[in-house]
RNA sequence: UAAGCAGGCCGUUCUAUCGCUUCAUAGUAAUAUGAAGAGGAAAGUCCGGGCAACACAGAGCAUCCCACUUCCUAACUGGAAGAUACUUAGAAAUAAGUAAUAGCAAGUGCCACAGAAAAAAACCACCUUUUAGGUUUUUUCGAGUUUGCUUGCAAACUCAAAAUACCUAAAAGGUAAGGGUGAAAAUGUGAGGUAAGAGCUCACGGUUAUAAUUAGCAAUAGUUGUAGCGGGUAAACCUUGGGAGUUGAAAGACCAAAUAAACCGAAGCAUAAGAGCUGCUCGCUCUAUUCGGAGGGUAGGUUGCUUGAGUUUUACAGCGAUGUAAAAUCUAGAUAAAUGAUAGAACUCGACAGAACCCGGCUUAUAGGCCUGCUUUUUUU
Numbered sequence: 001u002a003a004g005c006a007g008g009c010c011g012u013u014c015u016a017u018c019g020c021u022u023c024a025u026a027g028u029a030a031u032a033u034g035a036a037g038a039g040g041a042a043a044g045u046c047c048g049g050g051c052a053a054c055a056c057a058g059a060g061c062a063u064c065c066c067a068c069u070u071c072c073u074a075a076c077u078g079g080a081a082g083a084u085a086c087u088u089a090g091a092a093a094u095a096a097g098u099a100a101u102a103g104c105a106a107g108u109g110c111c112a113c114a115g116a117a118a119a120a121a122a123c124c125a126c127c128u129u130u131u132a133g134g135u136u137u138u139u140u141c142g143a144g145u146u147u148g149c150u151u152g153c154a155a156a157c158u159c160a161a162a163a164u165a166c167c168u169a170a171a172a173g174g175u176a177a178g179g180g181u182g183a184a185a186a187u188g189u190g191a192g193g194u195a196a197g198a199g200c201u202c203a204c205g206g207u208u209a210u211a212a213u214u215a216g217c218a219a220u221a222g223u224u225g226u227a228g229c230g231g232g233u234a235a236a237c238c239u240u241g242g243g244a245g246u247u248g249a250a251a252g253a254c255c256a257a258a259u260a261a262a263c264c265g266a267a268g269c270a271u272a273a274g275a276g277c278u279g280c281u282c283g284c285u286c287u288a289u290u291c292g293g294a295g296g297g298u299a300g301g302u303u304g305c306u307u308g309a310g311u312u313u314u315a316c317a318g319c320g321a322u323g324u325a326a327a328a329u330c331u332a333g334a335u336a337a338a339u340g341a342u343a344g345a346a347c348u349c350g351a352c353a354g355a356a357c358c359c360g361g362c363u364u365a366u367a368g369g370c371c372u373g374c375u376u377u378u379u380u381u
Stems, first nucleotide, its partner, number of pairs: 002376009012346007020037007039352001043363002046361005051248004058282005063244005068082005083101001084099006102239002107237002109233003123179002126174010137163004142159008187205006206229010252303004263293005274286004308330001310329008
């Protein structure tokens, strides 16, 4: 200097004219003047709340959610800082990242194929014994044959028996150290010991649980001791602990006007139908109406509705999220839906995209620019 990756921030601006909506002031009114007018995600509707209404009498079962520690927040399945485990890079120190992070020593499941065996086993190999056979060596005052000769001696060969060593086959027993299969197969290395082996014994390690002690608010980590050591999986069923009322601005509240608190049928009138309490059961509360049919009137307005757990700046506290204090400031409220058009200038040449009760998070989309970190490359010193 350039490129790539990861994280974060911004995301069109100004002037003039005309038009639209809201608010304020003036005006009998028309209207005039002034101020303001769509986002970082307004999207998704995935979470949490504020607010409003109903309920406020619970109990049991069911359903759903959460799960390392400490802190922040109105709250959260959110955020900050750390711990532990794992991944990547590196010789290491370390750096970056991921985690739906209680429990498999409560129980029940699942781990294809291969393999003897996948939660309590023996395929190959190793060791011992027995049986059968073979080879080599040795022995026997054994037997036979042949030869020699000194006529009973020697040598050679064959057979028999016994012993030793080795090999082959079968059977029985021992073993889990070696080899094989597999993602994973009885804690690792070394020495001793054994018929051969094995924590069988010893030494030094690993890991799980636990006790003491040191550091830390804590999760945890270090040291020492004791006891154990066939695995993984709970976004498998499940167990443990904690928690969850429902609905949603078309929620609600109020006003005006009009009509038919009229008609028909069924059930019922306090031991009750019906309604309410997340779903169900019990229980409790309210209560004389409830369900169905046919028909009449209205569908208009006000409010909720934007001053909020608000925003900005400064100071202090804190590793940080954030908090405290002071000052400044008011930035859409439409209701079939306003927030635009034209012209000029600027430049990052405009992507993803449009408020509907409000706020805090999460997730998704995104032209272009900027910042931070890392990797590679170029140039110069």

Record summary: Bacterial RNase P class A from a Bacteroidota bacterium, 381 nucleotides, folded computationally. Its Rfam family is "Bacterial RNase P class A". About the family: Ribonuclease P (RNase P) is a ubiquitous endoribonuclease, found in archaea, bacteria and eukarya as well as chloroplasts and mitochondria. Its family is annotated with dimeric ribonuclease P complex, ribonuclease P activity and tRNA processing in the Gene Ontology. Rfam classes the family as a ribozyme. NCBI's taxonomy places the organism under Bacteria, Pseudomonadati, Bacteroidota. The model forms 96% of the base pairs in the Rfam consensus. It was read from a public genome assembly, where an Rfam model found it.